[in-house]
RNA sequence: GCCCAAACAGAGCCUAAUCUUCGCAAAAAGAGCGGGGGAACCGUUGUUAGGGGUGAAUUUCGCUUGGACGAAUAGGCUAUCCACCGGCCGUUACCCGUCAGCUAACCUCGUCGGCAAUAUGGGGGAAGGU
Numbered sequence: 001g002c003c004c005a006a007a008c009a010g011a012g013c014c015u016a017a018u019c020u021u022c023g024c025a026a027a028a029a030g031a032g033c034g035g036g037g038g039a040a041c042c043g044u045u046g047u048u049a050g051g052g053g054u055g056a057a058u059u060u061c062g063c064u065u066g067g068a069c070g071a072a073u074a075g076g077c078u079a080u081c082c083a084c085c086g087g088c089c090g091u092u093a094c095c096c097g098u099c100a101g102c103u104a105a106c107c108u109c110g111u112c113g114g115c116a117a118u119a120u121g122g123g124g125g126a127a128g129g130u
Base pairs, nucleotide, nucleotide: 007130008129012115013114014113018031019030020029021028032111033110034109035108036107037106042101050099051096052095053094054093059072060071061070062069075089076088077087078086080126081125082124084122085121
């Protein structure tokens, strides 16, 4: 160094939302990650019952004047990854302002917030570590 076997651990989680520099702080500047606009080619026949974007959060039903509420559902999360069982979330929330398909160059914006002490549950497979 390689192969095989056994044991141990998961080093926080969701989210793009973390790290570095400077600074007392604020602010600022980078890297990383994420979003929007934007040719040709291709595609579309939309354009006030407006249209579009971020996001997992879309489409229904029941009650109903409406709302609230309830039950499904597309979808999402479940702690290294994959799939199964189980559990949880899911009809949110916001933004642009008459306007945007894709889209190289280019331009531009964000980098919040919320959680856990075991449902970060169970066992199976795989990779890496000790």
Overview:
Predicted 3D model of a 130-nucleotide RNA (c-di-AMP riboswitch aptamer (ydaO/yuaA leader)) from bacterium UBP13_UBA5359. Model confidence (mean pLDDT): 77 of 100.